[in-house]
Context: one part of a larger RNA
RNA sequence: CUGGGUGUAAAGGGACACGUCGGGGGAGUGGCAAAUUCAAUGGGAAAAUCCCCGGGUUCACCCUGGGAACUGCAUUGGAAACUGUCCAUGUAGAGUCUCGGAGAGGUAAGCGGAAUUCCUAGUGUAGCGGUGAAAUGCGUAGAUAUUAGGAGGAACACCAGUGGCGAAGGCGGCUUACUGGACGGUAACUGACGUUGAGGCUCGAAAGCGUGGGGAGCAAACAGGAUUAGAUACCCUGGUAGUCCACGCCGUAAACGAUGACUACUAGGUGUCGGGCAGCAAAGCUGUUCGGUGCCGCAGCAAACGCAAUAAGUAGUCCACCUGGGGAGUACGUUCGCAAGAAUGAAACUC
Numbered sequence: 001c002u003g004g005g006u007g008u009a010a011a012g013g014g015a016c017a018c019g020u021c022g023g024g025g026g027a028g029u030g031g032c033a034a035a036u037u038c039a040a041u042g043g044g045a046a047a048a049u050c051c052c053c054g055g056g057u058u059c060a061c062c063c064u065g066g067g068a069a070c071u072g073c074a075u076u077g078g079a080a081a082c083u084g085u086c087c088a089u090g091u092a093g094a095g096u097c098u099c100g101g102a103g104a105g106g107u108a109a110g111c112g113g114a115a116u117u118c119c120u121a122g123u124g125u126a127g128c129g130g131u132g133a134a135a136u137g138c139g140u141a142g143a144u145a146u147u148a149g150g151a152g153g154a155a156c157a158c159c160a161g162u163g164g165c166g167a168a169g170g171c172g173g174c175u176u177a178c179u180g181g182a183c184g185g186u187a188a189c190u191g192a193c194g195u196u197g198a199g200g201c202u203c204g205a206a207a208g209c210g211u212g213g214g215g216a217g218c219a220a221a222c223a224g225g226a227u228u229a230g231a232u233a234c235c236c237u238g239g240u241a242g243u244c245c246a247c248g249c250c251g252u253a254a255a256c257g258a259u260g261a262c263u264a265c266u267a268g269g270u271g272u273c274g275g276g277c278a279g280c281a282a283a284g285c286u287g288u289u290c291g292g293u294g295c296c297g298c299a300g301c302a303a304a305c306g307c308a309a310u311a312a313g314u315a316g317u318c319c320a321c322c323u324g325g326g327g328a329g330u331a332c333g334u335u336c337g338c339a340a341g342a343a344u345g346a347a348a349c350u351c
């Protein structure tokens, strides 16, 4: 490199939107003839080899004569199915308008109650707390408990559901404002505008970083008490960064469905969510249809486990990635970053 692969053996990019270059692309009509194809001519083609017809060695191997072939290039002339291109068309892909319901989709502002902690005051007295058992700790300077008032921060019980929404990360008290997307109905409009997408750009949990706030609870580090042979731990009492907010960085995760995106096709059964249609007097039931989300299961696939219309089945297009284990996601270099580090990413050697 080819081939073969990428759920779990090595291997799907964390994610999409915008998508650039590029790749590949739906149905008709007509033109052109770049690619394609046919013919002729020219050029090229060393010899040998290979193939065909012969000859020599008793045959054969081998040697040898002739022929064919030796593609790719140029010119000329034809063909028009496919690819391409140009003109015109159509609506099945894609999109727009309109009507409608669903939703923790996003951003900002405001509001609410429960609980923890703290403060003040009342009642009240000797314990509280904690554990396997204890102790450190708190408490006669009046704790714990209980009642009333206040302060402050963070999170939103029940509803709650293999329920919903989002591209992924993720999103859950209530109200308002602004705002994105999906879905269903009707078929008015545009007329292939579509798909994938190297680079690029944007988003991206937690932890971490910078500046300024905030700080109730929890809690790395740290301190003490236990346990233990020891105990730099597990358990307990405390407790600072942090967790929260604003702005700016970081750019990584078992970022997982360990399963890239899009399209078409291929038995069924049964739940559930959002719509539509039809039947029946009917809250309702039944049937059907579109879009999501689960479970079971046939064919098929698979090393097996299992997957099975939400495919890991059957096909097509494009991208990414893999190529024995260790060395190593290391070194060096480069880019990015305030730093932490991230991205890219070897070799010697060894089995």
Base pairs, nucleotide, nucleotide: 003323004322005321006320007305008304012319014203015202018200022196023195027089030086031085032084034083036079037078038077039076040075041074042073051067052066053065054064055063056062093193094190095189096188098185099184100183105179106178107177108176109175110174111173112156117151118150119149120148121147122146123145127138128137164171165170208249209248210247211246212245213244217243218242222238223237224236225235260318261317262316263315264314265313268296269295270294271293272292273291274290275289276288277287278286279285280284300307301306324351325350326349333344334343335342336341